[in-house]
The RNA shown here (transfer RNA) has 74 nucleotides and comes from a Methylocystaceae bacterium. Lineage of the source: Bacteria > Pseudomonadati > Alphaproteobacteria > Hyphomicrobiales > Methylocystaceae. The RNAcentral record of the sequence draws on Rfam. The prediction has a mean pLDDT of 80.
């Protein structure tokens, strides 16, 4: 050096035939339960979707580069 996967709240992670508010789960924090509770109910915050640029009314989603991990070749 090539070629291919992968980058989404802290963490694991789903959405990818482009179409509206971006989810879920734990964990954070609150407030009820409770004798106390790390058990249970209920609520909320917390993401410019790895960066940047291009297609498009519209982009997490598709195209190019760039950075990062990762397998496989040499």
């Nucleotide at each position: 050096g090539c070629a291919c996967c992968c980058g989404u709240g802290g963490c694991a992670c789903a959405g990818c035939u482009g179409g509206a508010u971006a989810g879920c789960g734990c964990g954070u924090c609150g407030c009820c339960c409770u004798c106390c509770g790390a058990a249970g109910g209920c609520g909320a915050a917390g993401g410019u979707c790895a960066g940047a640029g291009g297609u498009u009314c519209g982009a997490a989603u598709c195209c190019u580069c760039u950075c990062g991990g990762g397998u496989g070749c040499a």